The prediction has a mean pLDDT of 84. This is a predicted structure of a 510-nucleotide part of an RNA (small-subunit ribosomal RNA, 5' domain) from an uncultured bacterium. RNAcentral holds the full RNA, with entries from Greengenes.
Context: one part of a larger RNA
RNA sequence: ACGAACGUUGGCGGCGUGGAUUAGGCAUGCAAGUCGAGCGAGGACGGCCCGCAAGGGUCGAGCCGAGCGGCGAAAGGGGCAGUAAGGCGUGGAUAACCUACCCUGGGGACUGGGAUAGUCUCCCUAACGGGAGGGUAAUACCGGGCGACGUGACGAUGCGGCAUCGUGUUGUCACCAAAUGAAUUUCGCCCUGGGAGGGGUUCACGUGGUAUUAGCUUGUUGGUGAGGUAACGGCUCACCAAGGCCAAGAUGCCUAGCUGGUGUGAGAGCAUGACCAGCGCCACUGGCACUGAGACACUGGCCAGACACCUACGGGUGGCUGCAGUCGAGGAUCUUCGGCAAUGGGCGCAAGCCUGACCGAGCGACGCCGCGUGUGCGAUGAAGGCCUUCGGGUUGUAAAGCACUGUCGAGGGGGAGGAAAGCCCGCAAGGGUCUGACCUAUCCCUGGAGGAAGGACGGGCUAAGUUCGUGCCAGCAGCCGCGGUAAGACGAACCGUCCUAACGUUGUUC
Numbered sequence: 001a002c003g004a005a006c007g008u009u010g011g012c013g014g015c016g017u018g019g020a021u022u023a024g025g026c027a028u029g030c031a032a033g034u035c036g037a038g039c040g041a042g043g044a045c046g047g048c049c050c051g052c053a054a055g056g057g058u059c060g061a062g063c064c065g066a067g068c069g070g071c072g073a074a075a076g077g078g079g080c081a082g083u084a085a086g087g088c089g090u091g092g093a094u095a096a097c098c099u100a101c102c103c104u105g106g107g108g109a110c111u112g113g114g115a116u117a118g119u120c121u122c123c124c125u126a127a128c129g130g131g132a133g134g135g136u137a138a139u140a141c142c143g144g145g146c147g148a149c150g151u152g153a154c155g156a157u158g159c160g161g162c163a164u165c166g167u168g169u170u171g172u173c174a175c176c177a178a179a180u181g182a183a184u185u186u187c188g189c190c191c192u193g194g195g196a197g198g199g200g201u202u203c204a205c206g207u208g209g210u211a212u213u214a215g216c217u218u219g220u221u222g223g224u225g226a227g228g229u230a231a232c233g234g235c236u237c238a239c240c241a242a243g244g245c246c247a248a249g250a251u252g253c254c255u256a257g258c259u260g261g262u263g264u265g266a267g268a269g270c271a272u273g274a275c276c277a278g279c280g281c282c283a284c285u286g287g288c289a290c291u292g293a294g295a296c297a298c299u300g301g302c303c304a305g306a307c308a309c310c311u312a313c314g315g316g317u318g319g320c321u322g323c324a325g326u327c328g329a330g331g332a333u334c335u336u337c338g339g340c341a342a343u344g345g346g347c348g349c350a351a352g353c354c355u356g357a358c359c360g361a362g363c364g365a366c367g368c369c370g371c372g373u374g375u376g377c378g379a380u381g382a383a384g385g386c387c388u389u390c391g392g393g394u395u396g397u398a399a400a401g402c403a404c405u406g407u408c409g410a411g412g413g414g415g416a417g418g419a420a421a422g423c424c425c426g427c428a429a430g431g432g433u434c435u436g437a438c439c440u441a442u443c444c445c446u447g448g449a450g451g452a453a454g455g456a457c458g459g460g461c462u463a464a465g466u467u468c469g470u471g472c473c474a475g476c477a478g479c480c481g482c483g484g485u486a487a488g489a490c491g492a493a494c495c496g497u498c499c500u501a502a503c504g505u506u507g508u509u510c
Stems, first nucleotide, its partner, number of pairs: 001508002004506005011371006017364002024327003028324003033071003038068002042064002045060006078282003087207008097199003102195007110144004120133005150175011181187002208254003215245003220242008257279004261272004284305005307318004335361001337360003343357001344355004374404004384395004408451001410446005418438001422433004454499005459480003465494005475482002
């Protein structure tokens, strides 16, 4: 010093922090939705109309549950299994690259078409679900047209460079788009240049142990060509050559996420990588691709495996290393809490909805810090305890007693601030209005010393000693060592010392 544990003890608060072991298995709830200002249809409710009624029609910026469509779901959250180099850290390269949303510049949106989900009807099914038929819409899908400063090919030319080339200007040809959608403001759609931020790839150096591991390698090392990728490249393939790495440690084996940092130390160093932040990797185990700007995707898909659950035995379903919680293992680690009020994120014009991110509360002296458990006076000094040379000494101003105070806690009441954005009105200046889960800082009232002290140690190291008991016994102990009849070392008492809501012990690091 600690993410600690154990023993004894325990008043309050603030700020932190809390599954380190079985990356073992998980009941239950929640953790990713949103948009009706993209689309068609339905239901409930209400108003109006028709009708004796059943019912029908119509209206609704409103409500509800599905569906098509868009965006998001690749973020946020968790963990450290793997990984000694596809990692990380520092500094470069990309004349070899990508980028949805955002900012900014330029140009544009002409004209057609056929489907389909949901819904409806029928059928199969225990369930999950599936099949057939009729019919419908779009910012869904597909044609045609225009189309450049874009892309490609062939030329001309300026500047520059690092082999391939980069960057401008220009000519011809070819190729590629859209939703003028939506309900006013406005928000969107298509092509294209630039930016910002983000990412991919790559190079150098650095980044554990072991030589009781000395040789390793055949897509291996290089070349030509081709394929593939956003992009370079044996990334993949065909052919050719026989290379490449290694004692400055290859290859193998063991261990391990890396860093900013953290602990310690005068420093050098040594040890470490909890919480917080950056990067990487993982998501029951192994593999694979699809969609997409982005994934080979924790709460998407497919296949295989183990495990578990449901079953009408035909077949299905699942993945807490999200937040809580449970079992197990363990010396050991919390609530199946409140709220979207703030900050941030997704969607939406917005109102708003969602958000176990987050903000808060709860539990644990687990850590650090702060406060309290009273204050003053009070005896040649009560009683009791202990010791005694029996005179006395000590506990000890300690108590009692007297006079005060009112922190914290308890009960009651008030309470700024965390909250201005947003929305509405307005041309503007400005004005108006709404919002707090938590229950805070702090103030007032009531009452009265009342509710609040322990732990270890006392032979030396090491601050602090006497008596009794015990008698190498019982026991102590970090080391030296104590105990065999006067033990300052064992046990108890009294007294003392040190720390104090803690004190010790154990473990680990310097």